[in-house]
RNA sequence: AUGAAGGGUAUGAUCUUGGCUCAGAACGAACGCUGGCGGCGUGGAUUAGGCAUGCAAGUCGAACGAGGAAGUGCCCCGUAAGGGGCGCAAGCCUAGUGGCGAAAGGGUGAGUAAUGCAUUGAUAACCUGCCUUUGAGAUGGGAAUAACUGCGUUUCGAGCAAUCGGAACUACCGAAAGGGCUGCUAAUACCCAAUAAAAUUAUUGUUGCUUCGGCAAUAAUAGUCAAAUAGGAGGAAUCGAAAGGUUUCGCUUGCUUAAAGAGGGGUUAAUGUCCUAUCAGCUAGUUGGUGGGGUAAUGGCCUACCAAGGCAAAGACGGGUAGCCGGCUUGAGAGGGUGGUCGGCCACACUGGGACUGAGACACUGCCCAGACUCCUACGGGAGGCUGCAGUCGAGAAUCUUCCGCAAUGGGGGAAACCCUGACGGAGCGACGCCGCGUGCGGGAAGAAGGCCUUCGGGUUGUAAACCGCUGUCACGGGUUAAGAACAGGCAUGGUGUUAAUAGCUCCAUGCCUUGACAAAGGCCCGGGAGGAAGCCACGGCUAACUUCGUGCCAGCAGCCGCGGUAAGACGAAGGUGGCGACCGUUGUUCGGAAUCACUGGGCAUAAAGAGCUCGUAGGCGGCGCUGUAAGUCGGGUGUGAAAUCCCUCGGCCCAACCGAGGAACUGCGCCCGAAACUGCAGUGCUUGAGGACGGGAGGGGAGCGUGGAAUUCCUGGUGGAGCGGUGAAAUGCGUUGAUAUCAGGAGGAACACCGGCGGCGAAGGCGACGCUCUGGUCCGUUUCUGACGCUGAGGAGCGAAAGCUAGGGGAGCAAACAGGAUUAGAUACCCUGGUAGUCCUAGCCGUAAACGAUGGGCACUAGGUAGGGGGGUACCCAAUGCCUCCUUGCUGGAGUUAAUAUAUUAAGUGCCCCGCCUGGGGAGUAUAGUCGCAAGGCUGAAACUCAAAGGAAUUGACGGGGGCUCACACAAGCGGUGGAGCAUGUUGUUUAAUUCGAAGCAACGCGCAGAACCUUACCUGGGCUUGACAUGCUAGUGGUAGGAACCUGAAAGGGGGACGACCCUCGAAAGAGGGAGCUAGCACAGGUGUUGCAUGGCUGUCGUCAGCUCGUGUCGUGAGAUGUCGGGUUAAGUCCCAUAACGAGCGAAACCCCUGUAUCCAGUUGCCAGCGAGUAAAGUCGGGGACUCUGGAUAGACUGCCGGUGUUAAACCGGAGGAAGGUGGGGAUGACGUCAAGUCCUCAUGGCCCUUAUAUCCCGGGCUGCACACGUGCUACAAUGGUCGGUACAAAGGGAUGCUAAGCCGUAAGGUGGAGCGAAACCCAGAAAGCCGAUCCCAGUUCAGAUUGGAGGCUGAAACCCGCCUCCAUGAAGUAGGAAUCGCUAGUAAUCGCGGAUCAGCUACGCCGCGGUGAAUAUGUUCCCGAGCCUUGUACACACCGCCCGUCAAGCCACCCAAGCAAGAUGCACCCAAAAUCGCCUGCCUAACCCGUAAGGGAGGGAAGUGCCUAAGGUGUGUUUUGUGAGGAGGACUAAGUCGUAACAAGGUAGUCGUAGGAGAACCUGCGGCUGGAUCACCUCCUUU
Repeated sequence: AUGAAGGGUAUGAUCUUGGCUCAGAACGAACGCUGGCGGCGUGGAUUAGGCAUGCAAGUCGAACGAGGAAGUGCCCCGUAAGGGGCGCAAGCCUAGUGGCGAAAGGGUGAGUAAUGCAUUGAUAACCUGCCUUUGAGAUGGGAAUAACUGCGUUUCGAGCAAUCGGAACUACCGAAAGGGCUGCUAAUACCCAAUAAAAUUAUUGUUGCUUCGGCAAUAAUAGUCAAAUAGGAGGAAUCGAAAGGUUUCGCUUGCUUAAAGAGGGGUUAAUGUCCUAUCAGCUAGUUGGUGGGGUAAUGGCCUACCAAGGCAAAGACGGGUAGCCGGCUUGAGAGGGUGGUCGGCCACACUGGGACUGAGACACUGCCCAGACUCCUACGGGAGGCUGCAGUCGAGAAUCUUCCGCAAUGGGGGAAACCCUGACGGAGCGACGCCGCGUGCGGGAAGAAGGCCUUCGGGUUGUAAACCGCUGUCACGGGUUAAGAACAGGCAUGGUGUUAAUAGCUCCAUGCCUUGACAAAGGCCCGGGAGGAAGCCACGGCUAACUUCGUGCCAGCAGCCGCGGUAAGACGAAGGUGGCGACCGUUGUUCGGAAUCACUGGGCAUAAAGAGCUCGUAGGCGGCGCUGUAAGUCGGGUGUGAAAUCCCUCGGCCCAACCGAGGAACUGCGCCCGAAACUGCAGUGCUUGAGGACGGGAGGGGAGCGUGGAAUUCCUGGUGGAGCGGUGAAAUGCGUUGAUAUCAGGAGGAACACCGGCGGCGAAGGCGACGCUCUGGUCCGUUUCUGACGCUGAGGAGCGAAAGCUAGGGGAGCAAACAGGAUUAGAUACCCUGGUAGUCCUAGCCGUAAACGAUGGGCACUAGGUAGGGGGGUACCCAAUGCCUCCUUGCUGGAGUUAAUAUAUUAAGUGCCCCGCCUGGGGAGUAUAGUCGCAAGGCUGAAACUCAAAGGAAUUGACGGGGGCUCACACAAGCGGUGGAGCAUGUUGUUUAAUUCGAAGCAACGCGCAGAACCUUACCUGGGCUUGACAUGCUAGUGGUAGGAACCUGAAAGGGGGACGACCCUCGAAAGAGGGAGCUAGCACAGGUGUUGCAUGGCUGUCGUCAGCUCGUGUCGUGAGAUGUCGGGUUAAGUCCCAUAACGAGCGAAACCCCUGUAUCCAGUUGCCAGCGAGUAAAGUCGGGGACUCUGGAUAGACUGCCGGUGUUAAACCGGAGGAAGGUGGGGAUGACGUCAAGUCCUCAUGGCCCUUAUAUCCCGGGCUGCACACGUGCUACAAUGGUCGGUACAAAGGGAUGCUAAGCCGUAAGGUGGAGCGAAACCCAGAAAGCCGAUCCCAGUUCAGAUUGGAGGCUGAAACCCGCCUCCAUGAAGUAGGAAUCGCUAGUAAUCGCGGAUCAGCUACGCCGCGGUGAAUAUGUUCCCGAGCCUUGUACACACCGCCCGUCAAGCCACCCAAGCAAGAUGCACCCAAAAUCGCCUGCCUAACCCGUAAGGGAGGGAAGUGCCUAAGGUGUGUUUUGUGAGGAGGACUAAGUCGUAACAAGGUAGUCGUAGGAGAACCUGCGGCUGGAUCACCUCCUUU
């Protein structure tokens, strides 16, 4: 020393850049809601807009004359009342003369960017009323003037009268404001003269100081300038009878002059003091000098003349804005913002100009003039200035009382009393701010009621309330009482000064008397009673605080992100909670956070940002020594930095706010003294920086002039004879008039293959055949020379690819534009055929590029390795080569740096110096202005408006018409199908009263449905029912109760009807009582295939039986993440092995499980039968047997175990042996993390919502089967490997009691009849079929195929019309192998053949699920299609390519720009007219003071009038500039679902992009040159290792 916090928002996530936004504090505030009290502050920020009314500057009689009223004395009139006159008094009042004040105080901030302000100086260039101190003085005269009077006569009235008042008219003017003439008068008003120390001017000296210009002091001579008195109840003298007068002394006050002080002011210097360069040049009194004038004073302040200067990039001149400061506010500070209240300074006073007076003004409530506005008017003329205090209107979001008082403080006048004071002191209004207080305190329930929520149990509001006890602040009522009061003055006493004086007067002290607007305030006491006193905002995150209902992208919210589309903690309400509290929020503004303009304290490779490059001016910076100096710098001292404020301490109001005192501070500036390291400055040296000389070297460095060969094209000739050319494929084009091809010759232009290389040169752009001439730079070497000569570089100058422009040439090839041909939906393109500018040269413009290393220049320092180029040295005899060294070009890499990528001695590291540039995206490199250019255009370069982002690097995915590796019936190789036909079945569509609903690419469509005639059934028509077809509970009732036949009605359901007529439990002997069940009525509720699969559970499909998906620890990375999981092999496999910053593990794969294939053992009925026996027509039929088959249990077996080879001594693979089986033996079950808001609320379950005499429920009938079509899945075929007929052989797996049903019989058959056997290794279904053996058909719409239709039957079932299946007879359709396209399958598979089962009364089954029989072909392989896995790459995608996204057009809306003009303001210049006023000139007019003169008169001086210079306002003309408006025009921003295309992002489907030029609906296309910020493949170079 006390001071420094961050958050939200871009992304799928990350780091970074970067903007937006929030939390804090403040306010002269406003708005919304609410509002008890007090203290202290504060309040027209807008129209410097207009103002009614009142007040805001007067005072002095002790400067002066005069007047008036009252009082009083005397007199007069009058009886009185009353009236009149003359006096009196430091009495009172008043207009006027005169003095002082009015220049202060008070208000406001228009103007002003410097004539201002702030700080520090200067004044030797100045002034200063009142006040203080000191010296001197105040003599003698004079003339006016205001006030005042008059500018008139008649008549009337009052009174006894004196006198007073009124009216009329021709009476000075005027309506008024105001003015005129005549006469008189005073002064502290005015004038003259005298005096003159000092002062001042001129001249001449001396001393001191100095900024060298002068100044100060002093001496002499000469000239010049003053004045006012007043007061008294003092003393003295004198006059007077007295009253009183006069003179004089003293006192008090004022006056004159001079010196000084204090305070105040004028002038001046330095420094500081906003934005703009889209204001770059400005200036004629301008800069200086001399003379003159003017001022208090310097000065171009003014004037005449002379000179030609002065200012400016350190910003002149111009434009915009603005009073400045102390301070206030914010901030850690540095800074930023601000200048209200208080204080200092300035400016202004209706607008503009001007002077007068005065000590002071160019004067807020003074004057003159002009202008605008308002008011009065008799129309002739006049009056006015709230930006003083109140108040009013207007405009505005918005800002107060037409208050009280001079009691206090202060000011003016006065001797004083006192007067004046909207300064001030107070009160009032406003929650406008800060501060303080209160609205009660204690007790009080396992916790009332009500509210809200609820899982229905409860929770919460909540000790909160009620209730009990207590207190008495504030407010209210009553009473009482202090401070703000000190003076001044009067009286008394004492003292002091003056003086001759003890008189008087002045001054001082003490005592007494006297003064309060505020104030119904404040303090204290008493009274009563919890009584009169709480709201506002928020509750998604940031940000403390949560639920319910309502709403349904509506209504609305929102500071940012964002909420709301039926379960909203975000809208609205309620309950609850949080925060603050007489306030709480909102809005606005400022600072902060923002290191987001970065001095403290930022950056520029890729985020915004290095100028295309070089030379160089100003400027900035600068090597090694020595000496001096002291400007910067440092130390000490001193002056100043007003007060207030801030801070500290202490104190005063009960506390605080507020106020007071003291201190500190005011970081600044000036002056003095000191130091001398560093910088500067001056001087003097040095050689290492820099440069020069000398000797060598390399090079596409530049310019000019020549020369050369290859190739293209063209021309001529020869040969030749049908095509050439071109493309993905073609065509246009060329060619029989001879092309292309080929040979020879010729012409012309442009470019220079190979060498050639991340090689060379150049500042950059750029430079490439060869020779000559001229010329720039650079490197190396070393003896040498100069001696800091250096670096950078604002402005400036030069160079500067391509395209483009001007003029003239040239023109082979290429080639914008253009033409044609293709492609295409279109194709103004990509491709092709042609082709003009241009490309080339000369001369001149242009001045831009991704002009890039996206990296400014210079110097120094900081590990290495390696390669190329150019020199030098050294070792060796030379060379090669090695080593050392300088320059140069690359690669790699460590530390460091970096957001990361990367960079890394060629830095983006560490430092220093200089320049350029950046500050969110868009608008926009646009508009406008300026400038350059022939033009195109370049350079410089905004704003409105709009968005919350826009970016960089890296990560994980996904994707690519990117790459690599690999797999899969993915393709290929095969076999068989579908797509064509008929039929079956499902779906769309359509129809319908209904054709119930769902499923929708793969992964909906013979799917849910393993079976719709009724039922099912959810749909439709119609008819019923309402506690319900079904469950539970409660209440009440019920014994002729529950149940319920006949009968009636009806299509049925249902509705009537009511014969008959119960049951259970307990008690009781019984009768009976009670209860239950049931029923009736009612209440809760039931019920819903109603809705939401996008609220859900469960289940399922799919990628996919694909090989993946993850974790722990460790390590790497700022991090997201990576590693592991990559790499090399291998596998069906993330399977295993090796390697390895990873080591392990989990879910998946595999294995374990089931079926099947072999064997053994055990067991042996219902199965089996070899041997033995019996027996039959025959038959395991019987006795028996367990050998075999088989059955079904247990076990064995297969593990790359063995051999050989390959391979890394591995994993593994290949081959072999053995074996029933061989490399997972075959098949099944088994489905990781996840994806598709996939499917299902109609299986079930379930939240919310909806219906409740209906969306529930019952019934009859109908529909789900409707039919122009379209699609999917199947069946049967088209026939001879076949059909038909006859004969004949061999399965497996199943099912069977409301069942399977045998034999036998009937029927052509379906079937009927029959009933044995069997709950089944036993009986039945049950005949397997293809096959085999024969026969026949003979290639045809058939002896193929069987649709359709007719007839006759059978079966099931209440019931076969819509709408079943089967049989027989008859009928005999399409179809002759299926377009584009497309599906399945790799072995016991495909193909083909039949059998069984579930559902089921029956069946639409040709479906589905199973079973066995017969039983192939092909796979060289991975180029291609689809899908998938891993690695890698690009990305502007992340809802992830069904992505993103560009531009025109159309619509709406907003702001800006251009524009014929129009309007208004500001301002420059020129000219015209010219008020008032100052100054000058003039003197025919007027004129008291002084002079001359007896006078008349004259002079001096003054005045008026006139006039000159200057000049406000006004006018005219012409520029500049700002703003508004403007037909029309241009682009831009924005806006859920408009149109056209598809330009960009992947190789974005023609890589993109920069500059330029042309073209085109549009994105764009094309030419030329450049860039990589291009993917991919190959090659070269390089690096690492060997």